[in-house]
This is a predicted structure of a 475-nucleotide part of an RNA (small-subunit ribosomal RNA, 3' major domain) from a Bdellovibrionia bacterium.
Context: one part of a larger RNA
RNA sequence: UGACGGGGGCCCGCACAAGCGGUGGAGCAUGUGGUUUAAUUCGAUGCAACGCGCAGAACCUUACCUGGGCUUGACAUGUAGUGGACGGGUACUAGAGAUAGUCCUUCUCUUCGGAGCUGCUACACAGGUGCUGCAUGGCUGUCGUCAGCUCGUGUCGUGAGAUGUUGGGUUAAGUCCCGCAACGAGCGCAACCCUUACCUUUAGUUGCCAGCAUUAAGUUGGGCACUCUAAAGGGACCGCCUGCGUUAAGCAGGAGGAAGGUGGGGAUGACGUCAAGUCCUCAUGGCCCUUAUGUCCAGGGCUACACACGUGCUACAAUGGGCGAUACAAUGGGCAGCUUAGCCGCGAGGUGAAGCCAAUCCCAAAAAGUCGCUCUCAGUUCGGAUCGCAGUCUGCAACUCGACUGCGUGAAGGUGGAAUCGCUAGUAAUCGUGGAUCAGCUUGCCACGGUGAAUACGUUCCCGGGCCUUGUACA
Numbered sequence: 001u002g003a004c005g006g007g008g009g010c011c012c013g014c015a016c017a018a019g020c021g022g023u024g025g026a027g028c029a030u031g032u033g034g035u036u037u038a039a040u041u042c043g044a045u046g047c048a049a050c051g052c053g054c055a056g057a058a059c060c061u062u063a064c065c066u067g068g069g070c071u072u073g074a075c076a077u078g079u080a081g082u083g084g085a086c087g088g089g090u091a092c093u094a095g096a097g098a099u100a101g102u103c104c105u106u107c108u109c110u111u112c113g114g115a116g117c118u119g120c121u122a123c124a125c126a127g128g129u130g131c132u133g134c135a136u137g138g139c140u141g142u143c144g145u146c147a148g149c150u151c152g153u154g155u156c157g158u159g160a161g162a163u164g165u166u167g168g169g170u171u172a173a174g175u176c177c178c179g180c181a182a183c184g185a186g187c188g189c190a191a192c193c194c195u196u197a198c199c200u201u202u203a204g205u206u207g208c209c210a211g212c213a214u215u216a217a218g219u220u221g222g223g224c225a226c227u228c229u230a231a232a233g234g235g236a237c238c239g240c241c242u243g244c245g246u247u248a249a250g251c252a253g254g255a256g257g258a259a260g261g262u263g264g265g266g267a268u269g270a271c272g273u274c275a276a277g278u279c280c281u282c283a284u285g286g287c288c289c290u291u292a293u294g295u296c297c298a299g300g301g302c303u304a305c306a307c308a309c310g311u312g313c314u315a316c317a318a319u320g321g322g323c324g325a326u327a328c329a330a331u332g333g334g335c336a337g338c339u340u341a342g343c344c345g346c347g348a349g350g351u352g353a354a355g356c357c358a359a360u361c362c363c364a365a366a367a368a369g370u371c372g373c374u375c376u377c378a379g380u381u382c383g384g385a386u387c388g389c390a391g392u393c394u395g396c397a398a399c400u401c402g403a404c405u406g407c408g409u410g411a412a413g414g415u416g417g418a419a420u421c422g423c424u425a426g427u428a429a430u431c432g433u434g435g436a437u438c439a440g441c442u443u444g445c446c447a448c449g450g451u452g453a454a455u456a457c458g459u460u461c462c463c464g465g466g467c468c469u470u471g472u473a474c475a
Base pairs, nucleotide, nucleotide: 001475002474003472004471005470007469008468009467010466011465012464013463015459016458019423020422021421022420023419026314027313028312029311030310031309032308033307034305035304042053043052064300065299066298067297068296069295070294073125077124078123079122080121081120082119083118084117087105088104089103091102092101093100094099107116108115109114127289128288130287131286132285136283137282138278139277140276141274143272148187149186150185151184152183153182154163155162156161167178168177169176193266194265195264196263198234199233200232201231202230203229204228207224208223209222212221213220237260240254241253242252243251244250316416320375321374322373323372324371325370326369332363333362334361337356338355342351343350344349382413387408388407389406390405391404392403393402429451430450431449432448433447434446435445
């Protein structure tokens, strides 16, 4: 100087408390451990691994296993020699295919030296998701959006170092004020950026419709006031008032205002810590393989199952289930696409005039809600696992191993022990919707809107963190 303390003081955070809803019990989904296996590819492992890499394993992916092939190679550049076009095909044969053979078709430029393209042979080399993240770059997590981390000069100290950065206030903040052997400065904080909430101006189609006409319909004429869209501005600054405070920084309240004290949300992550994670994104040193640890193919596996754990979904019902009627969103996506009306089918779906490269057309039904009817507390008209049969769709192909539909079947489950998680407002809870990946496949992820709470006395305690101080046989 740090680190640590079941030392002290001050302060903060859904840290506790006050509340609301969960997890832990059930069934299933998913990840992991373990076990099994020819293989169940590999990585991630307290917080900060475990719906993680994977924004989508039937083949492919694929790295694993079994078997069958190839060896200048699936891919790149070059040299030498040698040959020929390369290539193409509803073709044929063998084969699981890779592949091998057969058949048909078949060169261009040229200064005639050759060049281009390509097969074979030989050689330099290729190739490696092989090892080392404890050799590395890059990227990322975490403490933590915590308020800290430092430097120059000066001063003090033999020195390590200290001071500044401590102190009194204040703040979300090393934020600001005052004081002070310090005076300044840098990286952080804040602001500048995006979005949302209000207004104005500009603009008016594909959007909108107040008044006029018209229609089944903003459908059409007309209009751009309103809504909306999207560009530029305005607006909030403790600016104004009162009180408190040291006349300061600031704090409490009030007015006005769409918004008030950082308005809400996002992006933004200081010096560093964990030899944290990643050599399987990529790059890369070293080591290793080179008729194999490379590469091609078929099939299998990553989907196994006594069990254990994490994360979720669906429930256990009446604030509910079923049936009928009916209302109101936002974000998005669409040409190898979104797919309408109509018709067929109980349905998944099939068929199919149209429309749309989309503020125009389509996906598209929003759902919870509201209004009726029914069920009457039961393992039930709750719950839907499991299984049987019959189908639909995608796709060469759904056996291992897809999703969905119909009929039947109708398991556990009566609110969950110890323990434990999230959340402070348009939040929790609850309800649907869209998207990426994607042929197909989602209870996951990312986003969108609808309905919409309760509680916070307080900081003694638990956890984590910041500042000062103290002890230490620790560094």
Background: The source organism's lineage runs through Bacteria, Pseudomonadati, Bdellovibrionota and Bdellovibrionia.